[in-house]
RNA sequence: CUCCCCAUAGUUCAACGGACAGAACGGCUCCCUUCUAAGGAGCAGAUGGGGGUUCGAUUCCCUCUGGGGAGA
Numbered sequence: 001c002u003c004c005c006c007a008u009a010g011u012u013c014a015a016c017g018g019a020c021a022g023a024a025c026g027g028c029u030c031c032c033u034u035c036u037a038a039g040g041a042g043c044a045g046a047u048g049g050g051g052g053u054u055c056g057a058u059u060c061c062c063u064c065u066g067g068g069g070a071g072a
Base pairs, nucleotide, nucleotide: 001071002070003069004068005067006066007065010025011024012023013022018055027043028042029041030040031039048064049063050062051061052060
């Protein structure tokens, strides 16, 4: 320098262009228990930035940023 892949909750991952963006673990509250652990119920929490296409974008396109890989 060129090309490819990735970016969603604190972490690891889901989500044929359409429903309130879900799950597990973690966090908080409550129940249970003599206490702890385990178990049960509930709550909070996320789409990297900017633009475009579309009635509608986590999804498609462009660009930037960050991470990873291949080649020179």